Context: one part of a larger RNA
């Protein structure tokens, strides 16, 4: 100096507290471990692994397993010889993949040859998801959006250092004021971006319909019309800018006007100096070491989905603030051409026939659920809950055994609010309720977006867990 303390003072954060759903218990789902296996491929490991890499394992993927094959190779350069292919398309064979036939079949030119491939042959080399993340770039994660981390110059100190950074007040903030052997200055804070709230001006279709016509069983359908919504360039607008109290007359702080919004208006994006020899050689780069008829290639089948158990994350329910059933009503943000697919027609459905219109403010996915209304269960393991399980289908795909997703009957298990412990969350939040997208031929209870109903509490900072400043204290560097 630091770092520590079951030292002492101040502050903070859903850290306690106050409140409100849960997880734990069950029944699936989905990640680890274990155990099992030929193999169940490999990584991550307290917070900061465990629905993580994986935005999507029937083949492929695929890296593992078993068997059948290649050996300069699936891929790059280069050297010699031979040659016009190569590639589709058909058939033959094989579990396949390699082979074998057919049929089609190059460009430029000074006709010396040259590009561009094809086979065949030498070796140099190719190759590797092998190893080492404690050899390393890059990139991340984490403490923590915490509010801190430093230099120049000058002072002081024998130095190692200290000062500024600290005091007295204030803030979300080393954020401002004041005071000071300091004066200053960078990284951070904040601000400039992005989106959302209110208005103004322009613009006015494929979006909108107030006034005025047509017109229809209805419906901005049609002529129109630039008002409103909306859409999207520009701009205003919030700055403690106005009063009033407090306070050092400062900083700020309380309250109040007036406004769509008030003191950072609400959310995003950004993540200072470093800490974990943090995590990644399997994105992807790259030192070293190892594998070179194999630790490399191809491929057909199997595994990554296993199943006595144990964690984690979820989904669903144990109901009456509920189930079921009839007819009614209001979003939002997206995506479609190898695609979205209307209306119609067929099927008890999943879907099928067909094809209208739309590369889309025009068509289309597209049914928003919850909710409101009416009926009906009447408190039971039931019209609760739905797992398991048989039959009989649909879709996609060469091809659903292992091991897809969905119907439809039928079967109807556990489950009656969950022990010790423990998570989330302070406002359009939490709870709930439903939609859309990325990955995908097909698969979502996961992720990431949307809106729709919309709460409860918070007295306070003793104590728990985390962090910041000051300051002590010595057993540590």
């Nucleotide at each position: 100096u630091g770092a520590c303390g079951g030292g002492g003072a101040c502050c903070c954060g859903c850290a306690c507290a106050a409140g409100c759903a849960g997880c734990g218990g069950a029944g699936c789902a989905u990640g680890u471990g274990g155990u099992u296996u030929a193999a169940u491929u490999c990584g991550a490991a307290g917070c900061a692994a465990c629905g993580c890499g994986a935005a999507g394992a029937g083949c492929c993927u695929u890296a593992c397993c078993a068997g059948g094959c290649c050996u300069u190779g699936a891929c790059a350069u280069c050297c010699c010889a031979u040659u016009g292919c190569c590639g589709g398309c058909a058939g033959g064979g094989u579990a396949a993949u390699g082979c074998c036939u057919g049929c089609u079949u190059u460009c430029c030119u000074u006709c010396g040859g040259g590009a561009c491939g094809a086979u065949g042959g030498a070796g140099a080399c190719a190759g590797g998801u092998g190893g080492u993340g404690c050899a390393u770039g890059g990139u991340u994660g984490u403490c923590g959006u915490c509010a801190g981390c430093u230099c120049g110059u000058g002072u002081c100190g024998u130095g190692a250092g200290a000062u500024g950074u600290u005091g007295g007040g204030u803030u979300a903030a080393g954020u401002c004021c004041c005071g000071c052997a300091a004066c200053g200055a960078g990284c951070g804070c904040a601000a400039c971006c992005c989106u959302u709230a209110u208005c103004c001006c322009c613009a006015g279709u494929a979006g909108c319909c107030a006034g005025c016509a047509c017109g229809u069983g209805a419906u901005g359908g049609u002529g129109g019309g630039a008002a409103c919504u909306c859409u999207g360039u520009g701009g205003a607008g919030a700055c403690u800018g106005c009063c009033g109290g407090g306070g050092a007359c400062a900083a700020c702080c309380c309250g109040g006007a007036g406004g769509a919004a008030g003191g950072u208006g609400g959310g995003g994006a950004u993540g200072a100096c470093g800490u974990c020899a943090a995590a990644u050689c399997a994105u992807c780069a790259u030192g070293c070491c190892c594998c070179u008829u194999a630790u490399g290639g191809c491929c057909u089948g199997g595994g990554c989905u296993a199943c006595a158990c144990a964690c984690g994350u979820g989904c669903u329910a144990c109901a009456a603030u509920g189930g079921c059933g009839u007819a009614a009503a209001c979003a939002a943000a997206g995506g479609g051409a190898g695609g979205c697919g209307a209306g119609g027609c067929c099927g008890c459905g999943a879907g099928g026939c067909g094809g209208a219109g739309c590369g889309a403010a025009c068509c289309c996915c597209a049914a928003a659920a919850a909710u409101a209304a009416c009926g009906u269960c009447c408190c039971a393991g039931a019209u609760c809950g739905g797992a398991u399980u048989g039959u009989a289908g649909u879709c996609u795909g060469c091809a659903a055994c292992c091991c897809g997703a969905c119907u439809a009957c039928a079967u109807g298990a556990a489950g009656c609010u969950g022990g010790a412990a423990u998570c989330g969350c302070u406002a359009g939040u939490a709870a709930u309720c439903g939609c859309g997208g990325a990955u995908u031929a097909g698969c979502a209870u996961g992720c990431c977006g949307c809106g729709g109903u919309g709460a409860a509490u918070a007295c306070g900072u003793u104590c728990c867990c985390g962090g910041g400043u000051c300051u002590u204290g010595c057993a540590c560097a």
Predicted 3D model of a 477-nucleotide part of an RNA (small-subunit ribosomal RNA, 3' major domain) from an uncultured bacterium. Its mean pLDDT, the model's own confidence on a scale to 100, is 83.